[in-house]
A computed fold for a 71-nucleotide RNA from an Oscillospiraceae bacterium, annotated as transfer RNA. Its Rfam family is "tRNA". The family's RNA type in Rfam is transfer RNA. It was read from a public genome assembly. The organism belongs to Oscillospiraceae, within Bacteria.
RNA sequence: AGGGGCAUAGUGUAAUGGUAACAUCCCGGUCUCCAAAACCGUUGUUGAGGGUUCGAGUCCUUCUGCCCCUG
Numbered sequence: 001a002g003g004g005g006c007a008u009a010g011u012g013u014a015a016u017g018g019u020a021a022c023a024u025c026c027c028g029g030u031c032u033c034c035a036a037a038a039c040c041g042u043u044g045u046u047g048a049g050g051g052u053u054c055g056a057g058u059c060c061u062u063c064u065g066c067c068c069c070u071g
Base pairs, nucleotide, nucleotide: 001070002069003068004067005066006065007064010024011023012022013021018054027041028040029039030038047063048062049061050060051059
């Protein structure tokens, strides 16, 4: 320099273009003499800009970061 992939909650991951979900963490509660474990509840999320569409996490495009391949 050229090509490809990934980016979703604090963390790990789902999601046929049609209400963004699960587990875990934090927090609160039940239980316990206390704690752990278990159980119940709860907060919080689509990397940034633009476009297509009635509707975008998803499609197109530019950028940013990370990874891989070619030379």